RNAcentral holds the sequence, with entries from ENA and Rfam. A computed fold for an 85-nucleotide RNA from Propionispora vibrioides, annotated as c-di-GMP-I riboswitch aptamer. The prediction has a mean pLDDT of 84.
RNA sequence: AGCGGAAUCGGGCAAACCUGUCGAAAGACAGGGACGCAAAGCUAAGGGUCUAAAACAUUUUUGUUAUGGCAGCCGGGUUGCAAAG
Numbered sequence: 001a002g003c004g005g006a007a008u009c010g011g012g013c014a015a016a017c018c019u020g021u022c023g024a025a026a027g028a029c030a031g032g033g034a035c036g037c038a039a040a041g042c043u044a045a046g047g048g049u050c051u052a053a054a055a056c057a058u059u060u061u062u063g064u065u066a067u068g069g070c071a072g073c074c075g076g077g078u079u080g081c082a083a084a085g
Stems, first nucleotide, its partner, number of pairs: 003085001012037002017032006035072001041078003046074002048070003055064003
């Protein structure tokens, strides 16, 4: 210098739930909180999934639809850390 990638030390992220804010909702953000995570960093133009305001249809209260989300559902792309070895 390269490969490697959580046995361990140090450090990192933070599910459910609670409070507040935003949002039509799904959900997001902030604080608290830790179930977990070695990419639980980023990427929504692959699949999947959630929502349905507006729009359209309609037997008038239902249906369809993402232009809205989820990267902590799977896969792909991309960047990257300590140590053992």